[in-house]
RNA sequence: AAAACAGGCAGCUAGGGUUCCGGCUAUUAAUACGUAGCGACUGGUCCGAGAGCCGCCGACCUCACCUGAGGUUACACGGAGGGACAAAAGCCCGGGAGAA
Numbered sequence: 001a002a003a004a005c006a007g008g009c010a011g012c013u014a015g016g017g018u019u020c021c022g023g024c025u026a027u028u029a030a031u032a033c034g035u036a037g038c039g040a041c042u043g044g045u046c047c048g049a050g051a052g053c054c055g056c057c058g059a060c061c062u063c064a065c066c067u068g069a070g071g072u073u074a075c076a077c078g079g080a081g082g083g084a085c086a087a088a089a090g091c092c093c094g095g096g097a098g099a100a
Stems, first nucleotide, its partner, number of pairs: 007057003011053002015047002020044002022041001023038005058073006075095001077098001081093003
């Protein structure tokens, strides 16, 4: 310096906050209705991994020619800062800047 689909989608989890639900607090004669607040409220909805798990498809290779079967899809330390949605994050910028 060149060469790769280091591929796509879905489910789950680590993790995340607080739009909604629930819960709690205040207000109230009231455990009612409503309003406001609280995520250093376990939770449900929700977001969610390149370097986490798994499935399907795709790609490549081999055999076969019935258009099917098998194999491979490795490795991977990483700020600060910014962005979105209600908000935050291992999300996105990003296999980035850097490091070895």

Guanidine-I riboswitch aptamer from Amphritea atlantica, 100 nucleotides, folded computationally. The model forms 100% of the base pairs in the Rfam consensus.